[in-house]
RNA sequence: AGAGUUUGAUCCUGGCUCAGGAUGAACGCUAGCGAUGUGCCUAAGAUAUGCAAGUCGAACGAGAAGCCUAGCUUGCUAGGUGGACAGUGGCAGACGGCUGAGUAACGCGUGGGAAUCACCCCUAGACUCAGGGAUAGUUCUCCGAAAGGUGACGUAAUACCUGAUAGUCCCUUUAGCCUUGGCUAUAUGGGUAAAGCUCCGGCGGUCUAGGACGAGCCCGCGUCCUAUCAGGUUGUUGGUGGGGUAAAAGCCUACCAAGCCUAUGACGGGUAGCUGGUCUGAGAGGAUGAUCAGCCAGACUGGGACUGAGACACGGCCCAGACUCCUACGGGAGGCAGCAAUUAGGAAUCGUGCGCAAUGGGCGAAAGCCUGACGCCGCGACAUCGCGUGGAGGAUGACGGUCUUAGGAUUGUAAACUCCUUUUCUCAUCGAACAAGUUCUGAGUGUAGAUGAGGAAUAAGUGCCUGCUAACCACGUGCCAGAAGCAUCGGUAAUACGUGGGGCACAAGCGUUAUCCGGAUUUACUGGGCGUAAAGAGAUGCGUAGGCGUCUUCUCAAGUCAAUUGUUAAAUCUUCUGGCUCAACCAGAAAAGCGCAAUUGAUACUGAGUUGAUUGAGGUAGAUAGGGGAGAGCAGAAUUCCUGGUGGAGCGGUUAAAUGCGUAGAUAUCAGGAGGAAUACCAGUGGCGAAGGCGGCUCUCUGGAUCUAACCUGACGCUAAGGCUCGAAAGCGUGGGUAGCGAAACGGAUUAGAUACCCGUGUAGUCCACGCCGUAAACGAUCCCUGCUAGGUGUUUGUUUCGAAUUCUUUAUUUUCUUCGGAAAGUUUAGAAGAGAAAUGGGUGCCACAGCUAACGCAGUAAGCAGGGCGCCUGGGGAGUACGGCCGCAAGGCUAAAACUCAAAGGAAUUGACGGGGACCCGCACAAGCAGUGGAGCGCCUGGUUUAAUUCGAUGUUCAGCGAAAAAUCUCACCUGGGUUUGAACUGUUACUACUAAGACUGUGAAAGCAGUCCUCUGGUUUGAAGUUACAGAGGUGGUGCAUGGCUGUCGUCAGCUCGUGUCGUGAGAUGUAGGGUUAAGUCCCACAACGAGCGCAACCCCUACCCUGUGUUAUAUAUUUCUCAGGGAACUGCCCUGUCCAAACGGGGAGGAAGGUGGGGACGACGUCCAGUCAUCAUGUCCCUUAUGCCCAGGGCUACACAGACGCUACAAUGGCUAAUACAAUGGGCUGCCAAGCCGUAAGGCGGAGCUAAUCCCAUCAAAAUUAGUCCCAGUUCGGAUUGUAGGCUGAAAUUCGCCUACAUGAAGUCGGAAUUGCUAGUAAUCGCGCAUCAGCAUGGCGCGGUGAAUACGUUCUCGGGUCUUGUACACACCGCCCGUCAAGGCACGGAAGUUGCUCUUGCUCGAAGCCCUCGUUAAUCGGGGUCGAAAGUGAGGGUGGCGACCAGGCUUAAGUCGUAACAAGGUA
Repeated sequence: AGAGUUUGAUCCUGGCUCAGGAUGAACGCUAGCGAUGUGCCUAAGAUAUGCAAGUCGAACGAGAAGCCUAGCUUGCUAGGUGGACAGUGGCAGACGGCUGAGUAACGCGUGGGAAUCACCCCUAGACUCAGGGAUAGUUCUCCGAAAGGUGACGUAAUACCUGAUAGUCCCUUUAGCCUUGGCUAUAUGGGUAAAGCUCCGGCGGUCUAGGACGAGCCCGCGUCCUAUCAGGUUGUUGGUGGGGUAAAAGCCUACCAAGCCUAUGACGGGUAGCUGGUCUGAGAGGAUGAUCAGCCAGACUGGGACUGAGACACGGCCCAGACUCCUACGGGAGGCAGCAAUUAGGAAUCGUGCGCAAUGGGCGAAAGCCUGACGCCGCGACAUCGCGUGGAGGAUGACGGUCUUAGGAUUGUAAACUCCUUUUCUCAUCGAACAAGUUCUGAGUGUAGAUGAGGAAUAAGUGCCUGCUAACCACGUGCCAGAAGCAUCGGUAAUACGUGGGGCACAAGCGUUAUCCGGAUUUACUGGGCGUAAAGAGAUGCGUAGGCGUCUUCUCAAGUCAAUUGUUAAAUCUUCUGGCUCAACCAGAAAAGCGCAAUUGAUACUGAGUUGAUUGAGGUAGAUAGGGGAGAGCAGAAUUCCUGGUGGAGCGGUUAAAUGCGUAGAUAUCAGGAGGAAUACCAGUGGCGAAGGCGGCUCUCUGGAUCUAACCUGACGCUAAGGCUCGAAAGCGUGGGUAGCGAAACGGAUUAGAUACCCGUGUAGUCCACGCCGUAAACGAUCCCUGCUAGGUGUUUGUUUCGAAUUCUUUAUUUUCUUCGGAAAGUUUAGAAGAGAAAUGGGUGCCACAGCUAACGCAGUAAGCAGGGCGCCUGGGGAGUACGGCCGCAAGGCUAAAACUCAAAGGAAUUGACGGGGACCCGCACAAGCAGUGGAGCGCCUGGUUUAAUUCGAUGUUCAGCGAAAAAUCUCACCUGGGUUUGAACUGUUACUACUAAGACUGUGAAAGCAGUCCUCUGGUUUGAAGUUACAGAGGUGGUGCAUGGCUGUCGUCAGCUCGUGUCGUGAGAUGUAGGGUUAAGUCCCACAACGAGCGCAACCCCUACCCUGUGUUAUAUAUUUCUCAGGGAACUGCCCUGUCCAAACGGGGAGGAAGGUGGGGACGACGUCCAGUCAUCAUGUCCCUUAUGCCCAGGGCUACACAGACGCUACAAUGGCUAAUACAAUGGGCUGCCAAGCCGUAAGGCGGAGCUAAUCCCAUCAAAAUUAGUCCCAGUUCGGAUUGUAGGCUGAAAUUCGCCUACAUGAAGUCGGAAUUGCUAGUAAUCGCGCAUCAGCAUGGCGCGGUGAAUACGUUCUCGGGUCUUGUACACACCGCCCGUCAAGGCACGGAAGUUGCUCUUGCUCGAAGCCCUCGUUAAUCGGGGUCGAAAGUGAGGGUGGCGACCAGGCUUAAGUCGUAACAAGGUA
């Protein structure tokens, strides 16, 4: 000090989570020792038992047991001693100890104050005289179960009382000084004291004054949350009189006044003892208040007083209540929040221990007694600190475990083994300090410690190992079991689950859980924000409190600053030193100490008062612009309606229609009239207004703004919580009005549906008046004010200056004309208007630098740099919701949570993908054509079904005449049956046998196999074959193509895909590869923050068209020719014209040429996509089978058949069929072969055997369409040939399941094919035959070959696919995406609810204990009666807050429910 987590990736915002420290802890596993601390956080629940406060005989009387003496009645009396039990009296039981319920308060903390008390203690002064009457104990009597009590006789005191005396004491009088009152002086009268004891040393007692310790009271400041608590208060606030207290005071009371507190939060509610400190933190802070220390409060609950110096009293009293106990039922007793202990509660917290030896306390003169305070021991790893569980050596690296590539690696110097040590442990012996004080006194304790002996002996676990976060492998499991702090892991190769091995971390502990601080600058004082992420209220228009405020003079010194003083308890923290062996711990010393208070000083700034000023603000005068507001009046165009005329069939509406209107005359058109609403053009990122908003014209009233002048006032200002006011549309109330438009409603369409979009009607409403409502994406999503900070360019409205031409007015004057009035022309003086230019103000736009910003963007109208004030925000959802309050007629508004739930939600920008977005371009993509498919029959493949089996795979484009270039057996993987087990084929090892195999033959059998014979003519073996046996292992077309290699398909022969360096950007990324042209092409050119390069394109390769050269087996007719083979040439936009701004690239045309713009074909397939296909070509990880899922064999099956699909063949005929005649190819193949001639057969074919290992022979004189001639005459035919029968042929071991062919006979469907859909752009489609591979045989399929040989392309709107650029996006598994709501089901929490049941507070009334006080009577004291107040109780009422609650409502959540498709693209109606 940071890290993980939103995304395909990025930056930001923002939450969640983690790493650290801590604890009075608890739980899990484990555990050797010691020291020091610490231990009911819950039920302030209830408690058996014991102990925790007594002491004094030197205050007092009495005096038991025992002892001594005396008397004698020898077991009694008397005296003495002794001092028990109890009593009177004194002091102490107000301390010490415990607890934290209550308390939000002068309770506590801190600093001050005046009106007080004070036992014991200290100092000083003075005194201690004279008397008196009782009473307890005791004794006797009586009552009672007990607790206890009544009466009588008698008695003492340091108990009680009276009197005397005293004073600086108390009350009272007067005067002076300062003033809440005090001091000094003075005077009269009154009042109040005492206790004795003694060992004779003393110890006590009384009064007064002072001190110390302690206590009471008052005040300033500080001290939690809540406004969904806004008003509270009647002794309340003050005064006077009286009372009361130790003491001020409404502390109490009577009367008088009506005050007092409160937004700086009263009153109410909730929670809580406060502090020193403790934990954390860099600090500021935050949290906390165990142990130790200070203060407060409490003692079963509530109330009360008594005694006393001190209490309203933990181990005292009285009363009431609840609870428990005793009882003879009449009555009594009790209070562990003291120490132990018990019980209950709880996750959880100890012994009914020892001792007063030490320290401290009470009493006492003292000895001493008492002391669960305290000192010690015990229990608990609860915490902190310390020690140990051995040390050194020890390798061919043992065994075992684990892993393995089978070699080894690791556990691991670890062990064994050798040597050594003894902290700890066991035993034995000795043995402290703590004692202060000469002696004596030790609970702890025979403890700590010391010495010796023994023997490695007695002693290691826990958590973790995917990332954060140090540490990895194997097996098991298979979205199961489980893990998890967050992200997440687990669906057959899990470093994340479980186990093992290994490793990492800490260690007598280690983890988990809980809580606090930190990280979190995530409440931001230090130290955050508000255009779009959460966040600027609709206007802040007016304005209150508050906050802030221009220049200047003087004064004060409140804030501020400085110095000094006091305080800030001790302990703690820090530093140093010392003591326990060290440490923790303890002791001593030092330092520090925020703050508060006092005194003195300073005066810059703020403040207070004061003096002046003018720049802020306002006023005055004169101008200017304007849809600013309110009211009244007027105008024209248009729509609709009414009346009348013309007219005559439709109109209207839509994508298309229909509803609707119309022969009762619409629409159209003309004229007249009525009524309401709105104001075309001008009109403009133009104007005005605080915002909402404002638009025809005129008038009246009225608000604001700007400019100029620089005359006046003199800070009068800014902001603004509450408050007041205004506030679109819709909506509400009352009354009007209603032309058009138009929610609701109705009808017509559309649709799967259509409660919508479209169409036709149409009510509220829209309009007016008055009154409500108070909200909008009320937006610039940008609060108001002030100042400062480069420029450029518009527009609007002022002001100043200049201003050409021109115009108008005016002064003077000249000329001409004249009807003498004047007119015209020219010159001239002054002024005005004026397009426009410059400068300077106010508003309103655009661009852009610095700067800012997460980016987008903002940028003098800031989102820049600063100051002042207000408002608001703190993860998403739940929710702007519930409850409460306020407002409203209602609708609803304002204020405003929680439970629960998620790990995200979000902003900006990037790359893709997508769009029923846009632009450009390409392709047999469409269009234009030709021929088809889809209908029929048949073939073939597939699905489905069937079956013992119908083996398996492929299965949108990219499967389906596909793997399969040939399923009768074989193939073969499937089924049935029969056999076989180291095996049919391969390698090695162990043991045994000396022979064995092939071949021939026999039996059985379907065959395989099994069993046997022959025995040398042949073969093999001692260099080890073969067989048997055992073991490694063999074998598998068994699984996984989602573990893989290789190969292949597809997008696509589409033009794209990338890299290096540089540059830009915080970054993902961009640029290059965006622009302008051009191309088949990221092809080329120009331009350019890019410059280059790579994989692709093209070219290089093959075939082909033309020519040349060479060659000549063979063919031809011998030779040029032809033909074959080999090599070369030829084509490059090279030439001309033209277009493209010049130009280039390139395009169009032309010449020449066999061929012209990549000449035509082929091979060749970028980065990648589809988890595409293939484990059944092959290879291969892993899993599975091993007398079987291996191997051998026979038969069957893959050929089934209601049906469905894909691809084909043949047709439906006359461009044809049939018959006859006749012509022209090319590629190929051939010895287990092709097979000639000839002969036989109708034919398939047979016989035959020449030739050929092939340019020689054969298939094959190879063809068929074509051509010529004839016939058929439009029919289910002389079309078509399925199907079936009979007879044959061929191959083969075999033709039944299940082959092909021939002949004769038979002669089905079919008359050109619905929706839809395929191929093809030239030697192509179409049509015609030929060859080859596979192959014994089988071709409508595949691969090739040639023959004949078209039509059409305007063009790119549309369909499909693709490319580039751009745009939107809530998509990124990428539109086959994402995603919303109802309904149905489960779960969870919450709201309402008739009611019901608690708690708490207030209040009226009734009753009223104890008790102080008042009062009356009475007594020696007492006692009795009455009264006020008064706890508890009863009875009403009210406020607040909980629990439960049928039912109702919404919310959240839950892999695959229903219905639709609202949003995201123009999301298909933005």

A computed fold for a 1470-nucleotide RNA from a metagenome, annotated as small-subunit ribosomal RNA. It matches the Rfam family "Bacterial small subunit ribosomal RNA". Model confidence (mean pLDDT): 83 of 100.